Source information: RNAcentral holds the sequence, with entries from Rfam and Ribocentre. A computed fold for a 163-nucleotide RNA from Eggerthella sp., annotated as FMN riboswitch aptamer (RFN element). Its Rfam family is "FMN riboswitch aptamer (RFN element)". Rfam 15.1 lists 6,230 matches to the family in 5,120 species. From the family's description: The RFN element is a highly conserved domain that is found frequently in the 5'-untranslated regions of prokaryotic mRNAs that encode for flavin mononucleotide (FMN) biosynthesis and transport proteins. The coordinates come from a structure-prediction model, not an experiment, and the mean pLDDT is 77. RNAcentral records the identical sequence in 2 taxa. Taxonomically the source falls in Eggerthella (Bacteria, Actinomycetota, Eggerthellales, Eggerthellaceae).

[in-house]
RNA sequence: AUUCUGUUUCAGGGCGAGGUGAAAUUCCUCACUGGCGGUAAUCGACUUGGAGCGUCCGCAACGCUCAGCAAGCGAAAGUCCGCGACCCCGAUGCGCACGCGUCGGGCUGACUCCGGUGAAACUCCGGGACCAACGGUUACAGUCCGGAUGGAAGAGGCAGAGU
Numbered sequence: 001a002u003u004c005u006g007u008u009u010c011a012g013g014g015c016g017a018g019g020u021g022a023a024a025u026u027c028c029u030c031a032c033u034g035g036c037g038g039u040a041a042u043c044g045a046c047u048u049g050g051a052g053c054g055u056c057c058g059c060a061a062c063g064c065u066c067a068g069c070a071a072g073c074g075a076a077a078g079u080c081c082g083c084g085a086c087c088c089c090g091a092u093g094c095g096c097a098c099g100c101g102u103c104g105g106g107c108u109g110a111c112u113c114c115g116g117u118g119a120a121a122c123u124c125c126g127g128g129a130c131c132a133a134c135g136g137u138u139a140c141a142g143u144c145c146g147g148a149u150g151g152a153a154g155a156g157g158c159a160g161a162g163u
Base pairs, nucleotide, nucleotide: 001163002162003161004160005159006158007157008156009155010154016030017029018028019027031143032142033132034131035083036082037081038080042075043074044073046072047071048070049069050066051065052064053063054062055061078130079129087106088105089104090103091102092101093100094099111128113127114126115125116124134146135145136144
């Protein structure tokens, strides 16, 4: 450095103003938010090397500079690729039942947008558009309440073993 095992911690944001109404954070106008991994022409200048300069006769070492020259590293997409969550089905265990757990499968939103740069961009820059589970509610919810002090894609720490 890497792989595996165990253990542990963490792992979702957002209604502010006005209008109508008996009633709306649910409708209307404006506003606000964007899970995890990947990709990435962007950014950083963190590491090693490289080049240049200084000290030196020279080398080494040290210091400074370059910013990409090489490799690595870190960050970077709500709409791309994959996944989680939610929901559905089946099997199975517990249970009188409601239900809960485990395993397997399914489902799973939204511009093929316009312009710019470029050899190359659905990722960069500018503009517009669009999307957001289920249950609840004096009135229809991405933003309120609830399942959820839950689960989880995954991220980090520690220990052990192997290469």